Glycine riboswitch aptamer from Clostridium amylolyticum, 99 nucleotides, folded computationally.
The model forms 89% of the base pairs in the Rfam consensus.
């Protein structure tokens, strides 16, 4: 199977923030400021193990593992225009879950 999930490509749609100043052949180096929506990391309630504590069991306390998000962080990416990205719809292609 009258095809989830997932993952790729294609349209459309899709924000912030200094075309900074110095230098360089060259966003090539440096110097201040700023942005959150690529990736990243951090953090909760829960959840699960041990241990305390109980006659035991719950309930609590404690350690450790786990454990989100357009939130927090600014490593890492960005800061005219274009291109491109989170996330939204359309299509296909791969895919094979339930039944």
């Nucleotide at each position: 199977a009258u095809g989830a999930a997932a993952c790729u490509c294609u349209c459309g749609g899709g924000a912030g923030a200094g075309a900074a100043c110095c230098u360089u052949a060259a966003g090539u180096g440096g110097u201040g400021g700023c942005c959150g929506a690529a990736g990243g990391a951090a953090u909760a309630a829960g959840u699960a193990a041990u241990a305390c504590c109980u006659a035991c069991c719950a309930a609590g306390u404690a350690u450790u593992a786990u454990g989100a998000a357009u939130c927090u962080c600014u490593c890492a990416g960005g800061c005219g225009a274009a291109a491109g990205u989170a996330c939204c719809g359309a299509g296909a292609a791969u895919g094979g879950a339930c039944a």